Record summary:
Glycine riboswitch aptamer from Paractinoplanes deccanensis, 97 nucleotides, folded computationally. Its mean pLDDT, the model's own confidence on a scale to 100, is 79. The source organism's lineage runs through Bacteria, Actinomycetota, Actinomycetes, Micromonosporaceae and Paractinoplanes. Rfam family: Glycine riboswitch aptamer. From the family's description: This family represents the bacterial glycine riboswitch.
RNA sequence: CCUAGCCAUGCGGGAGAGAUCACCAGGGUUAGCUGGUGGCGCCGAAGGGGCAAAUCCUCCCCGGAACCUCUCAGGCACAAAGGACCGCAUGGGCAGG
Numbered sequence: 001c002c003u004a005g006c007c008a009u010g011c012g013g014g015a016g017a018g019a020u021c022a023c024c025a026g027g028g029u030u031a032g033c034u035g036g037u038g039g040c041g042c043c044g045a046a047g048g049g050g051c052a053a054a055u056c057c058u059c060c061c062c063g064g065a066a067c068c069u070c071u072c073a074g075g076c077a078c079a080a081a082g083g084a085c086c087g088c089a090u091g092g093g094c095a096g097g
Base pairs, nucleotide, nucleotide: 001097002096006092007091008090009089010088011087012086013085018040020039021038022037023036024035025034026033041076042075043074047072048070049069050068055063
């Protein structure tokens, strides 16, 4: 100096599920919207929880992933926000050269 993996930031892409019911408040009057609380029904790709096999010769224990699973959290018209993951760019940079 270069720099796989990795980390951070920016940009782009990014799914699913009630335009649900009741009550309260505001607006509104042939209008049916917005917010809050609660109920029932759902979604899973922030986060969080759970687990198998492989795993030194044998046995036991521990460890043992996820877009799997649970739905605590979060979310469920459009929009906004969020969003695992993917791509590009910038910066950092261990191993290595």